[in-house]
RNA sequence: GCAGUAGCUCAGCCUGGUAGAGCAUUGGAUUCCAAAUCCAACGGUCGUAGGUUCGAAUCCUUCCUGC
Numbered sequence: 001g002c003a004g005u006a007g008c009u010c011a012g013c014c015u016g017g018u019a020g021a022g023c024a025u026u027g028g029a030u031u032c033c034a035a036a037u038c039c040a041a042c043g044g045u046c047g048u049a050g051g052u053u054c055g056a057a058u059c060c061u062u063c064c065u066g067c
Base pairs, nucleotide, nucleotide: 001067002066003065004064007023008022009021010020017054025041026040027039028038029037047063049061050060051059
């Protein structure tokens, strides 16, 4: 200096305003069964602790971990 956000891979951060995508998992449709495909659901103290603010994943400070 860069990175840390769902079980995994990552967006979102610059410019503060409902936390998302794909994969995985589960259920359903389809099939003689399965795979594939389609639909839905599930899943987050946004690394820690503070500060600023009406409001923080986002701005500021400290610390931790990895490169």
Predicted 3D model of a 67-nucleotide RNA (transfer RNA) from a marine eukaryotic metagenome. Model confidence (mean pLDDT): 86 of 100. Its Rfam family is "tRNA". Rfam links the family to the GO term triplet codon-amino acid adaptor activity. The RNAcentral record of the sequence draws on MGnify.